[in-house]
Context: one part of a larger RNA
RNA sequence: CCACGGUUAAGGAACUAGGCAAAUUAGCCCCGUAACUUCGGGAGAAGGGGCUCCCACCGCGAGGUGGGACGCAGUGAAGAGGCCCAGGCGACUGUUUAACAAAAACACAGGACUCUGCGAAAUCGAAAGAUGAAGUAUAGGGUCUGACACCUGCCCGGUGCCGGAAGGUUAAGGAAGGGAGUUAGCUUCGGCGACGCUCUUGACUGAAGCCCCGGUAAACGGCGGCCGUAACUAUAACGGUCCUAAGGUAGCGAAAUUCCUUGUCGGGUAAGUUCCGACCUGCACGAAUGGUGUAACGAUCUGGGCACUGUCUCAACCGUGAGCUCG
Numbered sequence: 001c002c003a004c005g006g007u008u009a010a011g012g013a014a015c016u017a018g019g020c021a022a023a024u025u026a027g028c029c030c031c032g033u034a035a036c037u038u039c040g041g042g043a044g045a046a047g048g049g050g051c052u053c054c055c056a057c058c059g060c061g062a063g064g065u066g067g068g069a070c071g072c073a074g075u076g077a078a079g080a081g082g083c084c085c086a087g088g089c090g091a092c093u094g095u096u097u098a099a100c101a102a103a104a105a106c107a108c109a110g111g112a113c114u115c116u117g118c119g120a121a122a123u124c125g126a127a128a129g130a131u132g133a134a135g136u137a138u139a140g141g142g143u144c145u146g147a148c149a150c151c152u153g154c155c156c157g158g159u160g161c162c163g164g165a166a167g168g169u170u171a172a173g174g175a176a177g178g179g180a181g182u183u184a185g186c187u188u189c190g191g192c193g194a195c196g197c198u199c200u201u202g203a204c205u206g207a208a209g210c211c212c213c214g215g216u217a218a219a220c221g222g223c224g225g226c227c228g229u230a231a232c233u234a235u236a237a238c239g240g241u242c243c244u245a246a247g248g249u250a251g252c253g254a255a256a257u258u259c260c261u262u263g264u265c266g267g268g269u270a271a272g273u274u275c276c277g278a279c280c281u282g283c284a285c286g287a288a289u290g291g292u293g294u295a296a297c298g299a300u301c302u303g304g305g306c307a308c309u310g311u312c313u314c315a316a317c318c319g320u321g322a323g324c325u326c327g
Base pairs, nucleotide, nucleotide: 002321003320004319005318006317007316008315010313011312014311019308027051028050029049030048031047036041038147052069053068054067055066056065057064058063070074082306083305084304085303086302087301088300089298090297094106095105110145111144112143113142114141115140116139122131123130124129148293149292150291151290153223154222155221158220159219160216161215162214163213164212167211168210169209173205174204177201178200179199180198181197182196185192186191224242225241226240227239228238251285252282263279264278265277266276267275
């Protein structure tokens, strides 16, 4: 000097990114116990008191009551919740990055859309076959959301999906007709040229699809700008205008979202970029990529308080083991 333990005056978080670590609390009995709440809970809430030994009485007994005694200390050693307030997220119990992440991520019961009529859809497999299922729409598959409460607005122009079939477009195939080559034959020797075969062109015919016509957003998604206006000022219920498929409804809002920003006001502190409550100027919330609440729950995250402490002011001593020196 280091590691692991132990103790510490006064103070008690002044430490620190942060009470990290440590300390406090702890068992059993009795009393007592708030907001809130889904009436189950919260709750061991919180906060108090008792606990040993001897004698007497009571009791079958565990034990109870009264009197007395000792110690610093009676759950006499060991083992054995610290607590409270407020907020974010996720309802919850669960699951996860085997070996840096346990979470607000995944799952979840519940909700919704959609496909599937059974040799089902879907999946594996060139196929046979199998799973689905020895099931049958109260079933099975896919996608999204995620208890519960209150709700879930507008847009179908684009993309997707579903339905439609009049018209347009459209493949192979079929094909009227045209052109060319070949040559029996004819010839005025220049050529012409049937049948057949071959090459080529090709009107017309020709399905789905696409165009087209509708529907559909708990499908993918989207949800405006400028100008003016009220008898202080300010603001604009009101008006005008442009654009759009439609211009963001309820609720929430400097938020896990707010750049400017340590916004402004209030609370808490002597002092508060964090925190809580408001405001709304939402750079760039918003309704199952769910919105807003919410009791209970959480080795979750954030702020505050009580208790407690060597975290600190500020360090000291002790034990054990290393290191180091000597042997």
This is a predicted structure of a 327-nucleotide part of an RNA (large-subunit ribosomal RNA, domain IV) from Haliscomenobacter sp. RNAcentral holds the full RNA, with entries from ENA. The prediction has a mean pLDDT of 88. The source organism's lineage runs through Bacteria, Bacteroidota, Saprospiria, Saprospirales and Haliscomenobacter.